[in-house]
């Protein structure tokens, strides 16, 4: 130095839950918070899940169902990139 790992130590990200701000939801940011996390970095291509503004069909009505073009990376694969160090 390179795979592989993942002990000590630095450093790091941060789940419920509050609070604002945004969005039809879902759910994102943003602050505070730690449950946890060696890729809880990045990527929505495989599967999973959520959400239905719009659509589409049924419905006397009220409404029901299906439906991603929208989320989710801290659900699993799969890509891809790296900190820090013993064995």
């Nucleotide at each position: 130095g390179g795979u592989u790992c993942g002990a000590c130590a630095a450093g790091g990200c941060a789940a419920a839950c509050u609070u604002g701000c945004u969005g039809a939801a879902a759910g994102g940011c943003a602050a505070g918070g730690a449950c946890g996390c060696a890729a809880a970095g990045c990527u929505g291509a495989g599967g999973g899940u959520c959400u239905a503004c719009g659509g589409u069909u049924c419905u006397a009505g009220u409404g029901a169902a299906c439906u991603a073009u929208g989320g989710c990376a801290g659900c699993c694969u799969g890509g891809u990139u790296a900190c820090c160090g013993a064995a």
This is a predicted structure of an 87-nucleotide RNA (c-di-GMP-I riboswitch aptamer) from Paenibacillus sp. Soil766. Rfam family: c-di-GMP-I riboswitch aptamer. Its family is annotated with cyclic-di-GMP binding in the Gene Ontology. About the family: GEMM was predicted in a large-scale screen for bacterial structured RNA regulatory elements. The sequence was found by an Rfam model in a public genome assembly. The coordinates come from a structure-prediction model, not an experiment, and the mean pLDDT is 88.